[in-house]
Description:
This is a predicted structure of a 73-nucleotide RNA (transfer RNA) from a Gammaproteobacteria bacterium. The source organism's lineage runs through Bacteria, Pseudomonadati, Pseudomonadota and Gammaproteobacteria. The coordinates come from a structure-prediction model, not an experiment, and the mean pLDDT is 80. Rfam family: tRNA. Its family is annotated with triplet codon-amino acid adaptor activity in the Gene Ontology. The RNAcentral record of the sequence draws on ENA.

RNA sequence: GCGAGUAUAGCUCAGCUGGUAGAGCGCGACCUUGCCAAGGUCGAGGCCACGGGUUCGAACCCCGUUACUCGCU
Numbered sequence: 001g002c003g004a005g006u007a008u009a010g011c012u013c014a015g016c017u018g019g020u021a022g023a024g025c026g027c028g029a030c031c032u033u034g035c036c037a038a039g040g041u042c043g044a045g046g047c048c049a050c051g052g053g054u055u056c057g058a059a060c061c062c063c064g065u066u067a068c069u070c071g072c073u
Base pairs, nucleotide, nucleotide: 001072002071003070004069005068006067007066010025011024012023013022019056027043028042029041030040031039049065050064051063052062053061
């Protein structure tokens, strides 16, 4: 330099060929218990890596950029 992949909650990851963003763990409150552990209920937390475009509507499609990983030279 060329090609491919990944980027979504604090962490690990889903998101069904465009229509209000979810799970597990973790965190907070409460319930259960004499206490702990375990269990249960509820809650907080995201402008979906960044900037544009297409569209009535984009995490999802198109272009560019950044970071990381892999391959080729």